[in-house]
Molecule: transfer RNA
Organism: uncultured Verrucomicrobiota bacterium
RNA sequence: GGGGUUGUAGCUCAGUUGGCAGAGCGUAUCGUUCGCAAUGAUAAGGUCGUCGGUUCGAUCCCGAUCAACUCCA
Numbered sequence: 001g002g003g004g005u006u007g008u009a010g011c012u013c014a015g016u017u018g019g020c021a022g023a024g025c026g027u028a029u030c031g032u033u034c035g036c037a038a039u040g041a042u043a044a045g046g047u048c049g050u051c052g053g054u055u056c057g058a059u060c061c062c063g064a065u066c067a068a069c070u071c072c073a
Base pairs, nucleotide, nucleotide: 001072002071003070004069005068006067007066010025011024012023013022019056027043028042029041030040031039032038049065050064051063052062053061
């Protein structure tokens, strides 16, 4: 220098031939208990890496770019 994969909640990851953004763990509050553990309920937490384009509508399609990993030289 060129190719490929990945990027989504604090962490690990789903998701969709384009139409409400989710799970587990974790966190907070409230119950059950004499208390702890355990367990139940509720809640908070996201500009879907960034920028632009296509579209009535983009996490999803297209282009560029950044970062990590990887292959070739």